[in-house]
Context: one part of a larger RNA
Parts: sequence; structure tokens; C1' cells
RNA sequence: UUGGGUUUAAAGGGUCCGCAGGCGGUCAAUUAAGUCAGAGGUGAAAUCUCACAGCUUAACUGUGAAACUGCCUUUGAUACUGGUUUGACUUUGAGUCAUAUGGAAGUAGAUAGAAUAAGUAGUGUAGCGGUGAAAUGCAUAGAUAUUACUUAGAAUACCGAUUGCGAAGGCAGUCUACUACGUAUGUACUGACGCUCAUGGACGAAAGCGUGGGGGAGCGGACAGGAUUAGAUACCCUGGUAGUCCACGCCGUAAACGAUGGGAUACUAGUUGUUGGCAUUUUUCAGUGACUAAGCGAAAGUGGAUAAGUAUCCCCACCUGGGGAGUACGUUCGGCAAGAAUGAAACUC
Repeated sequence: UUGGGUUUAAAGGGUCCGCAGGCGGUCAAUUAAGUCAGAGGUGAAAUCUCACAGCUUAACUGUGAAACUGCCUUUGAUACUGGUUUGACUUUGAGUCAUAUGGAAGUAGAUAGAAUAAGUAGUGUAGCGGUGAAAUGCAUAGAUAUUACUUAGAAUACCGAUUGCGAAGGCAGUCUACUACGUAUGUACUGACGCUCAUGGACGAAAGCGUGGGGGAGCGGACAGGAUUAGAUACCCUGGUAGUCCACGCCGUAAACGAUGGGAUACUAGUUGUUGGCAUUUUUCAGUGACUAAGCGAAAGUGGAUAAGUAUCCCCACCUGGGGAGUACGUUCGGCAAGAAUGAAACUC
């Protein structure tokens, strides 16, 4: 490299956008680059293959043929691919617009109630708290409990679901503004404008980092103490700093999982839920679940359109025995750092 593969054995990039590249609807004309056919030239010799011959045979050698699958020139063919003027069309791909509709989609702002903690005041008296049992801790300087008021930050019970939305990460009190998205309908408009994309760009949970930043109720790494224990640098308990929250800027990774890349066409037996729309009655369109067939699969399983099935096609990514190792090296690349990306070999089985 080919081949074969990528749910779980090695292997789908975290996700999207997108230049180059690759691939690409219908009909007609033209061209003849690819493609196909004929002719000519060339493709040194040796080698290779075949036939015959020569050394006793063989290796070896000689003669002849074939081959050299290629390239060039030329004459034609025109189904397919390409080019061209285009043309056209038609929309059925893609998009725009209009109407209807949907949602925890995003950003910004406003606001609500419950709970928790703290403060002040009242009532009130000896315990509270915690555990398997305890103790540390809090409490006569009046705790816990209870009532009233005040303050603060964070999260939004019920509804709530096998729900919904989003490219993924993710998104949940209520209201407002702005923005994005999905679906259906029209037979309105454009008329192939498409698909996929190396490099690149944007987004990207949690943790972490920066700011003489803000905030800090609860929770809580580190840390301290009490227990447990042979020990206990843990599990349990009492405290508790970073952090968790906000603003701006970094980081760029996760079992970033459906461990399943994206797109297209056609086909494949049933049952049963559910969300949204049109109709309101059966349907039907777009999603989202469960259970079995055929088929597939090493099996687990998958499986009526959400395939890991059947028949085809396009593009990208990745794998090639286990360990060494996602390590070393480069003074590679970006980062404030942490660390990220790229990524071996010796050796060993």
C1' cells in the first nucleotide's frame, strides 16, 4: 500500500461550520479530453515465457517465436464521464417567502415563594447535637425549641414523564425584550444554488488557572479534631480553607457514550405507547419509546424507516498482536501554569 475491518475483540474525530479536494437531479444541442475501435511508429540487447537445438544430463549456452500489458501519431465511434455555449425545463434535491404551530433552545433584564444560615427582640430552662454505639462540638456569658422582624447567598418542591428542546457540551420557578431552531401547509418564488469535507475556524461538562476583581447562605477537596481499628494518613461524626456563585479572560479535556461519523435512494412481518402539526373520523406528516419475527451477528444482542438487515452510491476519520506507552525525544506546536496535541524505539512475551 492492497485487502479486511471500526456497538462490546485494535479502530468513529467531543460537536458543528466550512475553503481547497472528491462526488453529484431531468431533457436537448455541441465538442471529443477521459472511454472504445482500426492503422502506423516506437517500446535496445540481455532477462522472463514457449518451442527446438548444443555440451553424456543439469545448471549453462545458442536459434526462433511470443511478450514487453507502455508511449506517440493518425482515422473513426459517441452510450457513459468531462468541457462548452448554453439552452431549457421541470421541479422532485436545496433554499426563500407567507400562514399556522411547538418547545426546560440561547442571551439580557425584572421578579416570586418555600427552605437554610445569621442578626435583633420576646417566651422559656437544661440540655442540644450526633452515632451502630460514642466522643470531639454547641450550651447557665441562657443554647436547642418556639414567636416576630431584618439581612444574605444559592437552588427552583409539586407539575415531571419511558416528556420536550438543542450540533454537541447541555437546558427546568414566573414574566418581558431580542435571537435562533423544528414541523406542517401552499402546489407562491429562485431554479441544482447540492452532499461530504484534509488544513482551518467556532462552540465545547466538571475540575483547574488569571484579576491587590466581586460575592460567600448551604455544601465542601486540603487541613484539624473525635471515633472505628492490630494500624486507619479511609469509610462514620464535629468543624472547615480553596472551590462551588457573578463578571471578564484562559484551559480544550471526559465512560465528551447510542462506547454506533455524515449524507442519499429503494425494499423488508407484526403488536403497543407517547410528543407536535393538519384534519377532527379512520387516516396522514414529523419526531420519540417498549416488545417480538425475517435477516444480520462469534455471541451478547440488533431489529418496520431511530438497523448493527437487503441492494446500491458518495465523502471524511480511524485500526493493523500484548506490554514497553499515550511514555521518551523534538528545545516541534499552542498554554500563565496545570497540562494538551503530535508521537517512537530498544527490550520483552